[in-house]
Parts: sequence; structure tokens; C1' cells
RNA sequence: GAGAGGUUAACUCAACGGUAGAGUAUCUUGCUUACACCAAGAAAGUUAACGGUUCGAAUCCGUUACCUCUUA
Repeated sequence: GAGAGGUUAACUCAACGGUAGAGUAUCUUGCUUACACCAAGAAAGUUAACGGUUCGAAUCCGUUACCUCUUA
């Protein structure tokens, strides 16, 4: 240089173009002498950025940034 893949909650990952979810972690309450486990709940997202298509975009298209892999 060329090609491919990836970027979503603090972390690991989901999600047919139609309300963005789960597990872990965090917080609250219960339980306990206390802690842990367990149970019930809560909070936490500019879906990497900027544009475009669409009635509607995490999803489709373009550009940019970063990461990984292959290749010369």
C1' cells in the first nucleotide's frame, strides 16, 4: 500500500428497519449479631464521530477516527 472484520451500560456480549436488552459489577431494601450467600427492586446508553437514504436507522449507504487479522 491492498483486503477483511470490529467499535452498543463500568466490564463481557445480544438486538428482523418499528419502545436499545441480558449477565457480571454498582446502589437500595429484606434476610443475618455482623459479613457473605440468597430474594425483591433501582440506577446506569448522544449505539465511535459526522453526513445521507427512509414515515421510522444500532441495523442500509458515504466519509473520518481507533483496534484486530490477512497479504505485498
Predicted 3D model of a 72-nucleotide RNA (transfer RNA) from Fabomonas tropica. The gene name in the source record is trnV. The RNAcentral record of the sequence draws on ENA. It matches the Rfam family "tRNA".